[in-house]
Context: one part of a larger RNA
RNA sequence: GGCAUUUGGUGGAUGCCUCGGUGUCGAGAGGCGAAGAAGGACGUGGCACUCUGCGAUAAGCCGCGGGGAGAUGAGAGCGAUCUUUGAUCCGCGGAUUUCCGAAUGGGGAAACCCGGCCCUUUAGGGUCGACGUGCGGUGAAUCCAUAGCCGUGCGUGGCGAACCCGGGGAACUGAAACAUCUCAGUACCCGGAGGAAAGGACAUCAACCGAGACUCCGCUAGUAGUGGCGAGCGAACGCGGAUCAGCCCAGUGGCCGCGAAGAGAGAACCGGAACCGACUGGAACGUCGGGCCAGAGCGGGUGACAGCCCCGUACGGGUCAAGGCUCUUUGCGGUCCUCGAGUAGGGCGGGACACGUGAAAUCCUGUCUGAAGAUGGGGGGACCACCCUCCAAGCCUAAGUACUCCUUGACGACCGAUAGUGAACUAGUACCGUGAGGGAAAGGUGAAAAGAACCCCGAGAGGGGAGUGAAACAGACCCUGAAACCGAAUGCCU
Numbered sequence: 001g002g003c004a005u006u007u008g009g010u011g012g013a014u015g016c017c018u019c020g021g022u023g024u025c026g027a028g029a030g031g032c033g034a035a036g037a038a039g040g041a042c043g044u045g046g047c048a049c050u051c052u053g054c055g056a057u058a059a060g061c062c063g064c065g066g067g068g069a070g071a072u073g074a075g076a077g078c079g080a081u082c083u084u085u086g087a088u089c090c091g092c093g094g095a096u097u098u099c100c101g102a103a104u105g106g107g108g109a110a111a112c113c114c115g116g117c118c119c120u121u122u123a124g125g126g127u128c129g130a131c132g133u134g135c136g137g138u139g140a141a142u143c144c145a146u147a148g149c150c151g152u153g154c155g156u157g158g159c160g161a162a163c164c165c166g167g168g169g170a171a172c173u174g175a176a177a178c179a180u181c182u183c184a185g186u187a188c189c190c191g192g193a194g195g196a197a198a199g200g201a202c203a204u205c206a207a208c209c210g211a212g213a214c215u216c217c218g219c220u221a222g223u224a225g226u227g228g229c230g231a232g233c234g235a236a237c238g239c240g241g242a243u244c245a246g247c248c249c250a251g252u253g254g255c256c257g258c259g260a261a262g263a264g265a266g267a268a269c270c271g272g273a274a275c276c277g278a279c280u281g282g283a284a285c286g287u288c289g290g291g292c293c294a295g296a297g298c299g300g301g302u303g304a305c306a307g308c309c310c311c312g313u314a315c316g317g318g319u320c321a322a323g324g325c326u327c328u329u330u331g332c333g334g335u336c337c338u339c340g341a342g343u344a345g346g347g348c349g350g351g352a353c354a355c356g357u358g359a360a361a362u363c364c365u366g367u368c369u370g371a372a373g374a375u376g377g378g379g380g381g382a383c384c385a386c387c388c389u390c391c392a393a394g395c396c397u398a399a400g401u402a403c404u405c406c407u408u409g410a411c412g413a414c415c416g417a418u419a420g421u422g423a424a425c426u427a428g429u430a431c432c433g434u435g436a437g438g439g440a441a442a443g444g445u446g447a448a449a450a451g452a453a454c455c456c457c458g459a460g461a462g463g464g465g466a467g468u469g470a471a472a473c474a475g476a477c478c479c480u481g482a483a484a485c486c487g488a489a490u491g492c493c494u
Stems, first nucleotide, its partner, number of pairs: 001493009015479001016444002020415002022412007029404002031159002039100003042055003046078002050074002061094006070082003105114003115128005130156009163194001164192005174181001178228001204211002215242005225233002246396001248394001249340001253336012269317003275290005291308002293297001299311003345369008355381001376391005431438002451478001454465004
């Protein structure tokens, strides 16, 4: 030095676990905001770093209800207290709620600086933005008036995950290049609304038979078409389903608001059956023996695997006292005008229709024009006739449909710490970047801290005894503890 066996160190794989994640289904909710939101800054505890809660009344104040023995959040400590005269805690309602933030008295480098007026006054309270609209006052050029100005009531503003409607609107890409075309009216930007939105009660289709608002789904059908007839794009009629609802424009009405009566759902929470003995063991939920309940043998916990030990579960109850929700009936009040002309249609230029200008109907309109008046008008894919069908240029409309930031319940041939959310833990943290932005690692003692009094070595760290424990090779760098890698002992070979 090598090999083998044994025994250690290091390391943290594997197994097991889960206060986390993920998906689906059901139900709820679908908004919050000038009565100051979302989100923050700074404070707030006897001692207080972080999180949580709260706001100078500051881990809290008040009322009502529930509940019944402990409590003063995570946080274990010390100290000091509260509590059967009912605390802590839970539900509902109320009070307080600094400063910034739409931020709104002015300013501003957010959480700061500086003011006016009124009331009170060592100190403090209230108010003062803009725009729209209603009302009142005042009031030019200019007589009336109007503009303007002043005051006041009401509204708006900002935030929010997706879904929805509207206004704008790409390119990469595909066409095996590329320009029409495609990607795609997609991404993205802007405006707006609601719990859904939009659409909607035929100037619709159909075809000589008839149907009967709108929306969504399955077919029709990758059909008819469209298309440098390339790449591609791509209907409708009709059929089957989901759900169904019609109304109004001056009156038996619609919509909105307020009130009354009745019914229902619903909070915290309450009741809720039934097991013992022996043995092993640190511990019984195990084994053996003998029982019991079940409208409850879902699930979780308890020192190992528990229907009967605990929490629960099935089932049943409770919700008025205050303040609310839904439905039905009913009363009162407010508001809403007369059937649709610069319209239909036409020319030019565009756009939308599956339809790229085409034989191109239909719809929208930037511009120029421009009817008729039910004895009328629109449509039936150029256009004309006949025939059929409908009545535009006013308004409203539930359900069926889309989505899930959020609450709640249940479930999973979903994950189990390099997985599952980026995040099971002080995570959008630490850290990086001027910034937009990027973005981690990191779980496990034990049943219970019983977390090792005391002694010894040592400056300490650490270790040896002692003690606890079933176990300490479970000792806090703590379950299991693989491999790489590094030692030691023994044997053999060189």
Molecule: large-subunit ribosomal RNA, domain I
Organism: Rhodospirillaceae bacterium